Transfer RNA from a Candidatus Woesearchaeota archaeon, 74 nucleotides, folded computationally.
Its Rfam family is "tRNA". It is annotated as a transfer RNA.
Taxonomically the source falls in Candidatus Woesearchaeota (Archaea, Nanobdellati).
Its mean pLDDT, the model's own confidence on a scale to 100, is 81.
RNA sequence: GCCGGUGUAACUCAGCCUGGCAGAGUGACACUCUCAUAAGGUGUCCGUCGGGAGUUCAAAUCUCCUCACCGGCA
Numbered sequence: 001g002c003c004g005g006u007g008u009a010a011c012u013c014a015g016c017c018u019g020g021c022a023g024a025g026u027g028a029c030a031c032u033c034u035c036a037u038a039a040g041g042u043g044u045c046c047g048u049c050g051g052g053a054g055u056u057c058a059a060a061u062c063u064c065c066u067c068a069c070c071g072g073c074a
Base pairs, nucleotide, nucleotide: 001073002072003071004070005069006068007067010026011025012024013023020057027045028044029043030042031041032040050066051065052064053063054062
């Protein structure tokens, strides 16, 4: 230099193809349950969807540029 992949909550990831409320589990905190602890149950805490621009009534999702990391080729 070329090709491919990944980037979304504190962590692990889904959602992207086919645009329409941003989610699950784990975690933390509070409450509940128990004689008590664990487990269970309920609630709360959370996000510039890597960054920028464009298209659109509307973008995590489509297009372009760009950054980081991983793999392959040279």